[in-house]
RNA sequence: GGAGUCGGCCGGAUGGUCGCUGCCCCGUGAGGGGUGGAGGAAAGUCCGGGCUCCGAUGGACAGGGUGCCAGGUAACGCCUGGGAGGCGAAAGCCUACGGAAAGUGCCGCAGAAAAUAUACCGCCAUCCCGGUGAUCUUCGGAUUGCCGGGCGGUAAGGGUGAAAUGGUGCGGUAAGAGCGCACCGCGCUUGCUGGCAACAGCAGUGGCAGGGUAAACCCCACCCGGAGCAAGACCAAAUAGGGGGGCAGGCGGCUUCGGUCGUAGCGUGUGGUCCGCACGGUCCCCGGGUAGGUUGCUAGAGGUGCGCGGCAACGCGCAUCCCAGAUGAAUGACCAUUCACGACAGAACCCGGCUUACAGGCCGGCUCCCAUC
RNA sequence: UCCCCGGUAGCUCAGUCGGUAGAGCGGGUGGCUGUUAACCACUAGGUCGGCAGUUCGAGCCUGUCCCGGGGAGCCA
Numbered sequence: 001g002g003a004g005u006c007g008g009c010c011g012g013a014u015g016g017u018c019g020c021u022g023c024c025c026c027g028u029g030a031g032g033g034g035u036g037g038a039g040g041a042a043a044g045u046c047c048g049g050g051c052u053c054c055g056a057u058g059g060a061c062a063g064g065g066u067g068c069c070a071g072g073u074a075a076c077g078c079c080u081g082g083g084a085g086g087c088g089a090a091a092g093c094c095u096a097c098g099g100a101a102a103g104u105g106c107c108g109c110a111g112a113a114a115a116u117a118u119a120c121c122g123c124c125a126u127c128c129c130g131g132u133g134a135u136c137u138u139c140g141g142a143u144u145g146c147c148g149g150g151c152g153g154u155a156a157g158g159g160u161g162a163a164a165u166g167g168u169g170c171g172g173u174a175a176g177a178g179c180g181c182a183c184c185g186c187g188c189u190u191g192c193u194g195g196c197a198a199c200a201g202c203a204g205u206g207g208c209a210g211g212g213u214a215a216a217c218c219c220c221a222c223c224c225g226g227a228g229c230a231a232g233a234c235c236a237a238a239u240a241g242g243g244g245g246g247c248a249g250g251c252g253g254c255u256u257c258g259g260u261c262g263u264a265g266c267g268u269g270u271g272g273u274c275c276g277c278a279c280g281g282u283c284c285c286c287g288g289g290u291a292g293g294u295u296g297c298u299a300g301a302g303g304u305g306c307g308c309g310g311c312a313a314c315g316c317g318c319a320u321c322c323c324a325g326a327u328g329a330a331u332g333a334c335c336a337u338u339c340a341c342g343a344c345a346g347a348a349c350c351c352g353g354c355u356u357a358c359a360g361g362c363c364g365g366c367u368c369c370c371a372u373c
Numbered sequence: 374u375c376c377c378c379g380g381u382a383g384c385u386c387a388g389u390c391g392g393u394a395g396a397g398c399g400g401g402u403g404g405c406u407g408u409u410a411a412c413c414a415c416u417a418g419g420u421c422g423g424c425a426g427u428u429c430g431a432g433c434c435u436g437u438c439c440c441g442g443g444g445a446g447c448c449a
Base pairs, nucleotide, nucleotide: 001369002368003367004366005365006364007363008362009361010360012338013337014336015335016334017333018332020037021036022035023034024033025032026031039344043355044354046353047352048351049350050349051228052227053226054225058275059274060273061272063224064223065222066221067220068082069081070080071079072078083097084095085094086093087092098219099218103217104216105213106212107211120158121157122154123153124152127150128149129148130147131146132145133144134143135142136141166184167183168182169181170180171179185208186206187205188204189203191202192201193200194199232295233294234293235292242286243285244284245283246282247281250263251262252261253260254259266280267279268278269277288448289447290446302321303320304319305318306317307316308315309314339342374445375444376443377442378441379440380439383398384397385396386395392429400416401415402414403413404412422438423437424436425435426434
């Protein structure tokens, strides 16, 4: 200098003028002054939690989710570290990564065969049949070779397929084959060593057995009650407290005959079913009225700095700071100077993540190549 | 702000247990008719919203993004 890779940060600046808005102060008031005023994603609403209500959210089933191990955390499907597998020359990156010997299903076409076994081409000794040749001959036959077929053997090779019943080599055989052996791969051992563990290494053992698919049903382990700030609380306003429908108004005791108690059933109690619990009329539809205010509302798993522990995620301690709270919804417009000419995009109860969008720029770590000292 | 549903041919919709995607209307060509409509025959037309992943194979299963539509206040 070039190529690559990983991590972090910024995302116009300064000044002036005119506006908008929360809070504070001054003023009877009009108004004036001070101070704060979007993001790294405020987004998608994909996960997790806080908060609030529902019935003490109680039990069972169903349903949903997650899935190597350990740690972090309020929690997570997130993060950190490690293991295994894959990609890359390396730095580094990626992985929904439990179980296919619990069971069930599926594997189109092709192919002999798609998991039970089997054989299209091919290869092959004996035997049997047919054809044909050679040799010997006592002319009856005998021995032997070749070709075709059959009964069989085989799964090395070819062919099909995404996938074909471990791979390579040597031996072995009629031809072959874990048939035997060596190495590799695989399985097993309540083996040993290291590690919290996933797992790794070593040793022994088994010729090797059962292909794939669980983002198919399913099994195993763990987790999950539902709804959401239009949650919820308070005040005010308004009236046709109207109409229709569903289910239930059963039985027994007492009674001053108004009721009350018990029980069954039914209904409701914010997600499906059942049980349990609570309540007693309740729910649905149509129609009607009103759509105003206060609160929830922002000081929080908060930011910054330093120290300590930890490989890290993160935790602990101290100091310091207050940093949007609107409700038709503020955060803008113009001018000047300047630069590398400004992208994606706008809070709405609040946090932790993930994912997606993003002009341009800055900083740092690491790897490889080239040149020079 | 929150919740729910959908996206397949020009339009309206099917698509089962994953195996090369259909129906009706519409379009085109031919026939029938004096002509048109109707009718008959044949035919074209699809990135299954986009991108990834699982699988041998995805409209279907999974993740993510895009687009469209609907609903949710209080009183009685």